The part of an RNA shown here (small-subunit ribosomal RNA, central domain) has 338 nucleotides and comes from a moss metagenome. Its mean pLDDT, the model's own confidence on a scale to 100, is 81.

Context: one part of a larger RNA
RNA sequence: UUGGGCGUAUAGGGUAAGUAGGCUGUCAUUCAAGUUUUUAUUAAAAUGCUCAACGUGUAGUUUUUUUUUAUACUGUUUGACUAGUGUAUAUCUUGAGAUCGUGGAAGUUCACAUCAAAGGUUUAAAUCUGUAUGUAGAUAAGGGGGAACGCCGAAGGUCAAUGCUUCGAUCUAAUAUAUACAAACGCUAAGGUACGAAAGCAUGGGUAUCGACUGGGAUUUGGUACCCCAUUAGUCCAUAGCUGUAAACAAUGAGUGUUAAAUGUUUUUAAAGAAUUAAUGUUAAAGCUAACGCGUUAAACACUCCGCCUGGGAACUAUGAUCGCAAGAUUAAAACUU
Numbered sequence: 001u002u003g004g005g006c007g008u009a010u011a012g013g014g015u016a017a018g019u020a021g022g023c024u025g026u027c028a029u030u031c032a033a034g035u036u037u038u039u040a041u042u043a044a045a046a047u048g049c050u051c052a053a054c055g056u057g058u059a060g061u062u063u064u065u066u067u068u069u070a071u072a073c074u075g076u077u078u079g080a081c082u083a084g085u086g087u088a089u090a091u092c093u094u095g096a097g098a099u100c101g102u103g104g105a106a107g108u109u110c111a112c113a114u115c116a117a118a119g120g121u122u123u124a125a126a127u128c129u130g131u132a133u134g135u136a137g138a139u140a141a142g143g144g145g146g147a148a149c150g151c152c153g154a155a156g157g158u159c160a161a162u163g164c165u166u167c168g169a170u171c172u173a174a175u176a177u178a179u180a181c182a183a184a185c186g187c188u189a190a191g192g193u194a195c196g197a198a199a200g201c202a203u204g205g206g207u208a209u210c211g212a213c214u215g216g217g218a219u220u221u222g223g224u225a226c227c228c229c230a231u232u233a234g235u236c237c238a239u240a241g242c243u244g245u246a247a248a249c250a251a252u253g254a255g256u257g258u259u260a261a262a263u264g265u266u267u268u269u270a271a272a273g274a275a276u277u278a279a280u281g282u283u284a285a286a287g288c289u290a291a292c293g294c295g296u297u298a299a300a301c302a303c304u305c306c307g308c309c310u311g312g313g314a315a316c317u318a319u320g321a322u323c324g325c326a327a328g329a330u331u332a333a334a335a336c337u338u
Stems, first nucleotide, its partner, number of pairs: 004309003007292002012306001014195003021188003025081004031075001033074002035070001040065001043062001047055002084185001085182007093174002096172006103149001108144003113139003118129002157164002200242002202239004210234001214230004253305006261283006269275001287294002311338003320331004
């Protein structure tokens, strides 16, 4: 390479739009490159004699060039079509995004008033706070500041994924349905580009809560832990900042078509019901699977394109290269061992 695979055994890229490339709707038409037919021509490789000549290949399998031929398919030329796709308008829906504002509850803190000697914590304690010019704590009504949004709330909605829920405004975006228009404009996508939880990094703010690190108190043979008291970084905001990883999971790449049903929810048309469109769940025919299970949202039946796998360990490592302020990330072996 061929062949075989990728839900759980090795294997789907974190996600998207998109370049090259590959693949590609319906009808008619042109050419005849691939393909079919036919005429002659040409001769190789692997391989066996240590090599070579030679032999096998060679009764020409097959290869090269060439003369004819057919036009179904692929391709090419031209024209047309509307089922894919896109655009515009209208309607409906939405925790989709960005910016600026806004609301109440809770906890914390500050000062006044009243009560006031214990409070707090734990299995139990201690560390801890407070003990009088009436302070810790409690009660009532106030002030400040920061972060997060109870109920509604859901098997519910939405975004490409990460993710997204107080309420309002402005701007942007998307699904679905209907009508009109364009007329294959499509699918996939190496490289490259953009986005990408948390933690971390840079600069400057902010700091209520929680809280790595750290310090105490317990526990214990010990306890660099689990429990308790306190607490720094961080948690929050800004930068067309950096990083670029996660069990980034549905452990299931994207797209198209075909194949029994039942039922819940959202959505579309509708006065309502039935039914339909799109989506999201649960059972389950056929079929598939090593089994578990999957089953119109396929892991069924087929096609197109990309990514990836090839015994375990060494090894999500070394070295080199690229990127990064760094931390590190990406790419990625071998000896050896079994």
It matches the Rfam family "Bacterial small subunit ribosomal RNA". Its family is annotated with structural constituent of ribosome and ribosome in the Gene Ontology.